[in-house]
RNA sequence: GUGGGUAUAGCUCAAUGGUAGAGUCCAGGAUUGUGGUUCCUGUCGUUGCCGGUUCGAGUCCGGUUACCCACC
Numbered sequence: 001g002u003g004g005g006u007a008u009a010g011c012u013c014a015a016u017g018g019u020a021g022a023g024u025c026c027a028g029g030a031u032u033g034u035g036g037u038u039c040c041u042g043u044c045g046u047u048g049c050c051g052g053u054u055c056g057a058g059u060c061c062g063g064u065u066a067c068c069c070a071c072c
Base pairs, nucleotide, nucleotide: 001071002070003069004068005067006066007065010024011023012022013021018055026042027041028040029039030038048064049063050062051061052060
């Protein structure tokens, strides 16, 4: 340099174009003589960034940034 992939909660990952979720972590509570385990509740998001299409975009299209892979 060319082609491709990934980017979503603190972390690991989901999500047919139609209310952004799960596990874990964290906070509170129940259980327990204490701790751990288990259970319940709760907080947590500029969906990398900038635009476009659409009544409606995490999802489709263009550009761009970072990282990864292959080729050169």
A computed fold for a 72-nucleotide RNA from a Candidatus Zixiibacteriota bacterium, annotated as transfer RNA. Lineage of the source: Bacteria > Pseudomonadati > Candidatus Zixiibacteriota. The prediction has a mean pLDDT of 80. It matches the Rfam family "tRNA". Rfam describes the family as follows. Transfer RNA (tRNA) molecules are approximately 80 nucleotides in length. By type it is a transfer RNA.